[in-house]
RNA sequence: GCUGGAUUAGCUCAGUCGGUAGAGCAGUUGAUUCGUAAUCAAAAGGUCGCAAGUUCGAUUCUUGUAUCCAGCACCA
Numbered sequence: 001g002c003u004g005g006a007u008u009a010g011c012u013c014a015g016u017c018g019g020u021a022g023a024g025c026a027g028u029u030g031a032u033u034c035g036u037a038a039u040c041a042a043a044a045g046g047u048c049g050c051a052a053g054u055u056c057g058a059u060u061c062u063u064g065u066a067u068c069c070a071g072c073a074c075c076a
Stems, first nucleotide, its partner, number of pairs: 001072007010025004019056001028042004049065005
């Protein structure tokens, strides 16, 4: 330098062939217990890496860009 993949909640990951997003764990609150843990219940938590384009509408399509991973190429 080229190619491919990943980026979504604090963490690990789903999701959608375009119609305003979920789970588990963690944390919070409550119940239970003499108390803790465990268990149960509830609520909260995300401008879907960033910037543009297309569209009535983009996490999803297109382009650029950033970071990480893998392969290939170059290396007198």